[in-house]
RNA sequence: CUUUUAUCAAGAAAGGUGGAGGGAAUUGGCCCUGCGAAGCCUUAGCAACCGGUCUGAAUCUGUAAUAGACAAAGGUGCUACAUCCAACCCAUAUGAAUGGGAAAGAUAAUAA
Numbered sequence: 001c002u003u004u005u006a007u008c009a010a011g012a013a014a015g016g017u018g019g020a021g022g023g024a025a026u027u028g029g030c031c032c033u034g035c036g037a038a039g040c041c042u043u044a045g046c047a048a049c050c051g052g053u054c055u056g057a058a059u060c061u062g063u064a065a066u067a068g069a070c071a072a073a074g075g076u077g078c079u080a081c082a083u084c085c086a087a088c089c090c091a092u093a094u095g096a097a098u099g100g101g102a103a104a105g106a107u108a109a110u111a112a
Base pairs, nucleotide, nucleotide: 002111004109005108006107007106008105013043014042015041016040017039021032022031023030026087027086028085029084044079045078046077049075050074052070053069054068055067083104088101089100090099091098092097
């Protein structure tokens, strides 16, 4: 870099350093930012994907899929605005709008 699966309208902050950008990409918007952006460091917190404990169990030689509950040592991740909003397709509506799906992205596990 890439494969597959799941989730993405909830939740969660300060200090130091730094010194002008940031909110993924393209376009159009909208917002944050010298009352200090990105990045880096420290501490704290949120969450429950892997991991931990327990229950249960198709199948069954062995084993233990899917599921649930508890806790949160450890491995990640995250802590402005819905993935900040929209753009592609479908439906209702002959317009706005609303709903659903896809694409792309993020995170985890996984495959190579």

A computed fold for a 112-nucleotide RNA from a Saprospiraceae bacterium, annotated as SAM riboswitch aptamer (S box leader). The source organism's lineage runs through Bacteria, Pseudomonadati, Bacteroidota, Saprospiria and Saprospiraceae. The model forms 97% of the base pairs in the Rfam consensus.